Background:
Bacterial RNase P class A from a PS1 clade bacterium, 372 nucleotides, folded computationally. Rfam family: Bacterial RNase P class A. Rfam links the family to the GO terms ribonuclease P activity, tRNA processing and dimeric ribonuclease P complex. NCBI's taxonomy places the organism under Bacteria, Pseudomonadati, Pseudomonadota, Alphaproteobacteria. It is recorded under the gene name rnpB. Its mean pLDDT, the model's own confidence on a scale to 100, is 75.
[in-house]
RNA sequence: UCAGAGGGUCGGGUGAUUGCCUUUGCGCCUUGUUUCGGCAAGGGGCAGGGGAGGAAAGUCCGGGCUCCACGAAAACACGGCGCCGGAUAACGUCCGGCGGAGGCGACUUCAGGGAAAGUGCCACAGAAAGCAAACCGCCUCUUUAUGGGGUAAGGGUGAAAGGGUGCGGUAAGAGCGCACCGCGCUGCCGGUAACGGCAGUGGCAGGGUAAACCCCGCCGGGAGCAAGACCAAAUAGAGACGGCACAUGGCCCUGUUUUCGGGUCGUCGUCCGGGUAGGUUGCAUGAGGUGUUCGGCAACGGGCAUCCCAGAUGAAUGAUCACCGCCAUCUUUUGAUGUGUACAAAACCCGGCUUAUAGACCCUCUGACUGU
Repeated sequence: UCAGAGGGUCGGGUGAUUGCCUUUGCGCCUUGUUUCGGCAAGGGGCAGGGGAGGAAAGUCCGGGCUCCACGAAAACACGGCGCCGGAUAACGUCCGGCGGAGGCGACUUCAGGGAAAGUGCCACAGAAAGCAAACCGCCUCUUUAUGGGGUAAGGGUGAAAGGGUGCGGUAAGAGCGCACCGCGCUGCCGGUAACGGCAGUGGCAGGGUAAACCCCGCCGGGAGCAAGACCAAAUAGAGACGGCACAUGGCCCUGUUUUCGGGUCGUCGUCCGGGUAGGUUGCAUGAGGUGUUCGGCAACGGGCAUCCCAGAUGAAUGAUCACCGCCAUCUUUUGAUGUGUACAAAACCCGGCUUAUAGACCCUCUGACUGU
């Protein structure tokens, strides 16, 4: 210098004018209450403080919190997870390792337990797809045939054909024998473990598939802030007390009348009760932020100091202008033009994952080439 790998930070700035939400302080006004000192609620004024994100998103995991269910424990069913160790409130997340695969490398990636409990499946092609198998080829026999026997080395099929390479051996072949590699078993050593190394031994055995059933181990009650709690106009129903009214009555049982029989009882006020509209709360001090220090490879944890930092609900956090920054086009520099300047916006809170994102900056590392 070029080409890459991993990680982190920011994600427009300044000013003016004019609004919105919330909060603190001090006056003012209204209403209620009062033991006359005040207190509570609402409105408005002045002066201050604060006012979206790295993903606020998808709502995919895990928790806090709330209500409901439940005597405890275990088993079964169902669902999820699955190498080993650690972190954490918890996790399917994160960190550090191991093994497989990819890359010259930095590094990346993996549903990564069990196929010797059992069941199923392995399409097409192919002779044969699982107690293996003889299509071609090779070797051999004789009755020379479209026959019998041997052979898994070679060809061909397939995603996959019962270890691989070489030498020996053989009629031709074959772990049939041997060496090396791979694999299984045993022992020793290292490691907390996954696993690794070494030595010996076995001619090699039950091919694959568990994002098929299944087996093993671990975890799991349900619904969710529209949870839940409180205040409470209205309306329906029920009750208590009181005032007025009164039954020789009204209404219903039959279309009308009478008698008999049965049933029933008006209105107003206050209180209780109920809970709709509406309001308050939950709801902003929290597994909290920042800085520093200690322990740890790290995730993370401990100590100390410091800070309080959105809280809307028909839903605020805005709009306009000027200058600057960045980008694109034009231009000889200056400069000019641009309804150019990402993804997107809280809604109970927190830890993750995933997805979207113009542009800018920083750190560490790898490979190649060149110079000293």